[in-house]
RNA sequence: GAUCCGGACACGCGCGAUCGCAACGCCUGAACCUUGUCAGAACUUGACCGUAGCAGCAAUAAGGGAUGCUUGAGGUAGGCGCGGACUCCGGGUCACC
Repeated sequence: GAUCCGGACACGCGCGAUCGCAACGCCUGAACCUUGUCAGAACUUGACCGUAGCAGCAAUAAGGGAUGCUUGAGGUAGGCGCGGACUCCGGGUCACC
């Protein structure tokens, strides 16, 4: 000096952990100013029908709650895998001085 092997650093790609946020699903959720059904009562009618409609019940809105080996983007002094060259470290071989 060349070459080979291993490792470190940085870079690229991928995987995964963790953190908070958002979405979806589940639960809850309106005296009245949401909907549906509207007991009773009220109005109307000769009567039937009908009208509006409180309570109740049901479904939900805004909101809230617990959570999901769900999804999305992101953060992290950090982890793993693959890749190729530069730099650095260690070792082997060959050649030269």
Overview: This is a predicted structure of a 97-nucleotide RNA (Bacterial small signal recognition particle RNA) from an Oscillatoriales bacterium. NCBI's taxonomy places the organism under Bacteria, Bacillati, Cyanophyceae, Oscillatoriophycideae, Oscillatoriales. Its mean pLDDT, the model's own confidence on a scale to 100, is 79. The gene name in the source record is ffs. Its Rfam family is "Bacterial small signal recognition particle RNA". The family's RNA type in Rfam is non-coding RNA gene. About the family: The signal recognition particle (SRP) is a universally conserved ribonucleoprotein involved in the co-translational targeting of proteins to membranes. The family is grouped with related families in Rfam's "SRP clan". RNAcentral holds the sequence, with entries from ENA.